Background
A computed fold for an 87-nucleotide RNA from Streptomyces xinghaiensis, annotated as Glycine riboswitch aptamer. The coordinates come from a structure-prediction model, not an experiment, and the mean pLDDT is 77. Taxonomically the source falls in Streptomyces (Bacteria, Bacillati, Kitasatosporales, Streptomycetaceae). The sequence is in RNAcentral, with records from MGnify. The model forms 85% of the base pairs in the Rfam consensus. Its Rfam family is "Glycine riboswitch aptamer". Rfam's curators write: This family represents the bacterial glycine riboswitch.
RNA sequence: CGUGCGGGAGAGUCCUCCGCCCCCCGGGGCCGGGGGCGCCGAAGGAGCAAAUCCUCCCCGGAAUCUCUCAGGCACCCGUACCGCACG
Repeated sequence: CGUGCGGGAGAGUCCUCCGCCCCCCGGGGCCGGGGGCGCCGAAGGAGCAAAUCCUCCCCGGAAUCUCUCAGGCACCCGUACCGCACG
């Protein structure tokens, strides 16, 4: 590093439009897609500007830190990370 097994979060099932279905034609439901605002960070990415760690200091580096470009925000799947086994 790869494979398998187990553990493993976070954040609106908000508003609106289109589509589908039902019906008492007033509405309702569900999912799919588009847009808007709000939010999360543990695929990835970027940055050391802050804080932290590695050092007595400086420089430098790093990340579960910061940023949210991407990704994500019912459920499910999945994710960084941890443990075990094998190559």